[in-house]
The RNA shown here (FMN riboswitch aptamer (RFN element)) has 123 nucleotides and comes from a soil metagenome. The sequence is in RNAcentral, with records from MGnify. The prediction has a mean pLDDT of 85.
RNA sequence: CGUCUUCGGGGCGGGGUGGAAAUCCCCUCCGGCGGUGACAGUCCGCGACCCUCCGCGAGCCACGCGGGGGUUGACCCGGUGGAACUCCGGGACCGACCGUGAGAGUCGGGAUGGGAGAAGACG
Repeated sequence: CGUCUUCGGGGCGGGGUGGAAAUCCCCUCCGGCGGUGACAGUCCGCGACCCUCCGCGAGCCACGCGGGGGUUGACCCGGUGGAACUCCGGGACCGACCGUGAGAGUCGGGAUGGGAGAAGACG
RNA backbone atom coordinates (compact mmCIF):
# COMPACT_ATOMS: atom_id res chain seq x y z
C1' C A 1 0.00 0.00 0.00
C1' G A 2 -4.07 -3.59 -1.47
C1' U A 3 -8.15 -7.09 -0.17
C1' C A 4 -11.30 -8.73 3.64
C1' U A 5 -13.61 -9.27 8.70
C1' U A 6 -15.36 -7.27 13.25
C1' C A 7 -16.33 -2.99 16.12
C1' G A 8 -17.81 2.02 15.76
C1' G A 9 -23.03 7.91 20.43
C1' G A 10 -24.50 9.10 25.45
C1' G A 11 -28.60 11.43 28.09
C1' C A 12 -35.58 13.32 30.91
C1' G A 13 -35.52 11.94 36.23
C1' G A 14 -38.01 15.29 40.11
C1' G A 15 -40.94 19.69 40.74
C1' G A 16 -44.08 23.94 38.63
C1' U A 17 -47.80 25.99 35.05
C1' G A 18 -51.55 24.27 31.83
C1' G A 19 -57.19 21.41 28.86
C1' A A 20 -52.67 19.54 26.75
C1' A A 21 -45.51 19.84 27.73
C1' A A 22 -40.29 13.68 28.38
C1' U A 23 -40.86 20.06 24.10
C1' C A 24 -42.16 25.89 28.30
C1' C A 25 -40.02 27.42 33.59
C1' C A 26 -36.70 25.65 38.06
C1' C A 27 -33.24 21.74 39.63
C1' U A 28 -30.76 17.46 37.74
C1' C A 29 -28.68 14.42 33.30
C1' C A 30 -25.32 13.47 28.47
C1' G A 31 -20.66 14.41 25.62
C1' G A 32 -18.60 10.53 18.47
C1' C A 33 -13.38 10.21 15.95
C1' G A 34 -8.05 11.74 15.07
C1' G A 35 -4.48 15.36 16.78
C1' U A 36 -2.20 18.45 20.40
C1' G A 37 4.75 19.09 25.01
C1' A A 38 -0.16 15.96 29.94
C1' C A 39 -6.08 13.45 29.99
C1' A A 40 -10.42 18.34 25.55
C1' G A 41 -18.41 18.55 24.09
C1' U A 42 -16.07 24.56 23.91
C1' C A 43 -8.24 24.47 20.88
C1' C A 44 -6.82 22.39 15.49
C1' G A 45 -9.15 19.19 12.15
C1' C A 46 -12.81 15.15 10.84
C1' G A 47 -17.73 12.68 10.84
C1' A A 48 -23.21 12.76 11.05
C1' C A 49 -27.63 16.48 9.04
C1' C A 50 -28.46 20.09 5.16
C1' C A 51 -27.24 22.70 0.24
C1' U A 52 -24.74 22.25 -4.39
C1' C A 53 -21.68 20.65 -8.78
C1' C A 54 -19.47 16.64 -11.80
C1' G A 55 -19.29 11.43 -13.34
C1' C A 56 -21.69 6.55 -13.77
C1' G A 57 -26.32 3.59 -13.90
C1' A A 58 -27.95 4.01 -22.63
C1' G A 59 -31.46 9.75 -22.89
C1' C A 60 -35.12 13.00 -19.30
C1' C A 61 -37.40 13.25 -14.10
C1' A A 62 -36.73 10.79 -9.74
C1' C A 63 -33.55 7.63 -7.21
C1' G A 64 -28.90 5.09 -6.11
C1' C A 65 -23.57 4.85 -6.13
C1' G A 66 -18.67 7.38 -6.56
C1' G A 67 -16.03 12.04 -6.32
C1' G A 68 -15.45 17.59 -5.51
C1' G A 69 -17.17 22.17 -3.16
C1' G A 70 -20.16 24.87 0.56
C1' U A 71 -22.42 25.02 5.42
C1' U A 72 -21.32 23.10 10.27
C1' G A 73 -22.54 25.10 17.96
C1' A A 74 -20.06 26.55 22.46
C1' C A 75 -14.76 29.15 27.69
C1' C A 76 -13.15 32.08 30.77
C1' C A 77 -10.64 33.03 35.69
C1' G A 78 -7.32 31.03 39.47
C1' G A 79 -3.78 26.95 40.83
C1' U A 80 0.09 23.11 39.84
C1' G A 81 3.80 22.15 36.30
C1' G A 82 9.37 22.16 32.10
C1' A A 83 4.85 21.79 29.35
C1' A A 84 -2.32 22.01 30.30
C1' C A 85 -8.01 26.98 26.43
C1' U A 86 -6.90 19.32 27.86
C1' C A 87 -5.35 18.20 34.84
C1' C A 88 -7.32 20.43 39.84
C1' G A 89 -10.72 24.42 41.93
C1' G A 90 -14.51 27.98 40.53
C1' G A 91 -18.02 30.09 37.43
C1' A A 92 -20.13 29.80 32.35
C1' C A 93 -21.65 28.06 27.58
C1' C A 94 -23.23 24.61 23.30
C1' G A 95 -26.03 20.82 20.93
C1' A A 96 -28.67 19.03 12.73
C1' C A 97 -33.27 17.87 10.14
C1' C A 98 -38.54 16.16 10.03
C1' G A 99 -42.53 15.13 13.57
C1' U A 100 -45.61 16.26 17.92
C1' G A 101 -52.46 17.90 21.69
C1' A A 102 -47.43 22.99 23.32
C1' G A 103 -41.74 25.24 21.34
C1' A A 104 -37.21 18.86 22.08
C1' G A 105 -29.22 17.93 23.04
C1' U A 106 -32.36 13.76 25.97
C1' C A 107 -39.23 11.48 23.09
C1' G A 108 -40.71 9.33 17.89
C1' G A 109 -38.69 9.10 12.77
C1' G A 110 -35.21 8.87 8.28
C1' A A 111 -31.66 4.90 10.75
C1' U A 112 -31.49 -3.03 11.10
C1' G A 113 -28.91 3.59 7.46
C1' G A 114 -24.37 6.40 7.00
C1' G A 115 -19.84 7.38 9.40
C1' A A 116 -14.80 9.94 11.11
C1' G A 117 -12.05 6.13 12.66
C1' A A 118 -10.35 1.63 15.83
C1' A A 119 -8.79 -3.44 16.12
C1' G A 120 -7.51 -7.78 13.47
C1' A A 121 -6.49 -11.41 9.34
C1' C A 122 -4.29 -12.24 4.64
C1' G A 123 -1.13 -10.66 0.48